The part of an RNA shown here (small-subunit ribosomal RNA, 5' domain) has 499 nucleotides and comes from an uncultured bacterium. Model confidence (mean pLDDT): 85 of 100. Rfam family: Bacterial small subunit ribosomal RNA. The RNAcentral record of the full RNA draws on ENA, Greengenes and SILVA.

Context: one part of a larger RNA
RNA sequence: AAUGAACGUUGGCGGCGUGGAUUAGGCAUGCAAGUCGAGCGGGAGUAGCAAUACUCUAGCGGCGAAAGGGACAGUAAUACGUAGAUACGUACCCUCAGGUCUGGGGUAGCCACGGGAAACUGUGGGUAAUACCAGAUAAUAUCUCCGGAUCAAAGGUGUGAUUCCGCCGGAGGAGCGGUCUGCGUCCUAUUAGCUUGUUGGUGAGGUAACGGCUCACCAAGGCUUUGAUGGGUAGCGGGUGUGAGAGCACGACCCGCGUCAUUGGGACUGAGACACUGCCCAGACACCUACGGGUGGCUGCAGUCGAGGAUCUUCGGCAAUGGGCGCAAGCCUGACCGAGCGACGCCGCGUGCGGGAUGAAGGCUUUCGGGUUGUAAACCGCUGUCAGUGGGGAGGAAAUUUAUGAGGGUACUCUCUCAUAAUUGACCUAUCCGCAGAGGAAGCAAGGGCUAAGUUCGUGCCAGCAGCCGCGGUAAGACGAACCUUGCUAACGUUAUUC
Numbered sequence: 001a002a003u004g005a006a007c008g009u010u011g012g013c014g015g016c017g018u019g020g021a022u023u024a025g026g027c028a029u030g031c032a033a034g035u036c037g038a039g040c041g042g043g044a045g046u047a048g049c050a051a052u053a054c055u056c057u058a059g060c061g062g063c064g065a066a067a068g069g070g071a072c073a074g075u076a077a078u079a080c081g082u083a084g085a086u087a088c089g090u091a092c093c094c095u096c097a098g099g100u101c102u103g104g105g106g107u108a109g110c111c112a113c114g115g116g117a118a119a120c121u122g123u124g125g126g127u128a129a130u131a132c133c134a135g136a137u138a139a140u141a142u143c144u145c146c147g148g149a150u151c152a153a154a155g156g157u158g159u160g161a162u163u164c165c166g167c168c169g170g171a172g173g174a175g176c177g178g179u180c181u182g183c184g185u186c187c188u189a190u191u192a193g194c195u196u197g198u199u200g201g202u203g204a205g206g207u208a209a210c211g212g213c214u215c216a217c218c219a220a221g222g223c224u225u226u227g228a229u230g231g232g233u234a235g236c237g238g239g240u241g242u243g244a245g246a247g248c249a250c251g252a253c254c255c256g257c258g259u260c261a262u263u264g265g266g267a268c269u270g271a272g273a274c275a276c277u278g279c280c281c282a283g284a285c286a287c288c289u290a291c292g293g294g295u296g297g298c299u300g301c302a303g304u305c306g307a308g309g310a311u312c313u314u315c316g317g318c319a320a321u322g323g324g325c326g327c328a329a330g331c332c333u334g335a336c337c338g339a340g341c342g343a344c345g346c347c348g349c350g351u352g353c354g355g356g357a358u359g360a361a362g363g364c365u366u367u368c369g370g371g372u373u374g375u376a377a378a379c380c381g382c383u384g385u386c387a388g389u390g391g392g393g394a395g396g397a398a399a400u401u402u403a404u405g406a407g408g409g410u411a412c413u414c415u416c417u418c419a420u421a422a423u424u425g426a427c428c429u430a431u432c433c434g435c436a437g438a439g440g441a442a443g444c445a446a447g448g449g450c451u452a453a454g455u456u457c458g459u460g461c462c463a464g465c466a467g468c469c470g471c472g473g474u475a476a477g478a479c480g481a482a483c484c485u486u487g488c489u490a491a492c493g494u495u496a497u498u499c
Base pairs, nucleotide, nucleotide: 001498002497003496005495006494007493008492009491012349013348014347015346016345017344018342019341025305026304027303029302030301031300034063035062036061039060040059042057043056044055045054046053047052070260071259072258079185080184081183082182083181084180085179086178088177089176090175093173094172095171096170098168099167100166101135102134103133104132110125111124112123113122114121115120141150142149143148155165156164186232187231188230193223194222195221198220199219200218201217202216203215204214205213235257236256237255238254239250240249241248242247262283263282264281265280266279285296286295287294288293313339315338316337317336321335322333323332324331325330352382353381354380355379362373363372364371365370386440388435389434390433391432392431395428396427401422402421403420404419405418406417407416408415409414443488444487445486446485447484448469449468450467454483455482456481457480458479464471465470
């Protein structure tokens, strides 16, 4: 000098940050991923005499749920950092040139009848699609023995679609990802040898892709004192602290990458996972049970118990930014934005200002004259920061959408630009104007030397102090108290740790 600090005493206000470092221990409760009726059939409700219109939606279907959020257990290299490489993939987005034809069968929902305590589930009947399947078409796509062969699609809105929103195959792009290579990355030799898919080859399989990635056969290699192998410790980096620097120590918050999701294993779906709030199996734990069987996973946000020196509210809002879905309106969003709690940190402000000597009283001290506290107080005059209270008020809001108008493109139900009007703030508040009145706001540590600041009393090697030297055994400037002084100040000390 510093800290994600803790403890003791004290504590006025604000801004910006920051807050489970230990048990990756266990978790009650609520919320944290939905959305689309302009893909589909049905059901319910409202209005209506009805046609119909509107609203809601369990189910099928699409997209999303692999992002966002958390943690640092494992990992010393399948990680990270940096510089390169390519044998690869890519949903949504952008650009370009094409296509979007003809049919079919079923199944949820629903109805009927059952089983079960529940979770859930069986049989029969019947229904729809942008769900599923078949055929056609087929290149600049794929395969190729260069002859040829193979591969697709879905509609919706609307009075009306080659025009809007979609769908299909292809090429390119962007961004993202997979894989490979060089170099760098802690301690230990009281760890010296390690390795059999091991090292290489041929062939095959597998993968989006190279490769012992896997397998068959063949060869006997490969690594190592420039530290292999083993053991210990540890997420890595941008950075952070300190220091003149070199260095040393660290890796909280924020950003990038990696890894994990009760423990271990596995695959499915999908553009993408071997998937935190998906599935299956096994283990431990917990819960429900009619004992037959089921259910669960906070290392998401709050919150709770435990352990600990120690770390917060079971808050508000989608107004902004961003994300998912949707033509849109919009819905969802514990991401995020805000508020709450904690002097935990940094910074700012205040607790008044001027005058005021008979140097009052009181305290302490004294050589009893006095000295000091001390202009300090009282008293006089003034101000009004902050807090309090009342009122005004910019900004965080620009969009979106609708309507109108003007102009442009246009095959249009489309679209671009501008203007006008309407519409959106959870929370915060700059700042301004009143009101009242010095009123509501100072402590902590130290005073032997290092080290700024001393006297008296008490105690008597006791009680105690102490970072080091050392104080205390009868006048202690070092213990305890008082007064005074010094330092810092909404803090001051102590402890721990780093330089």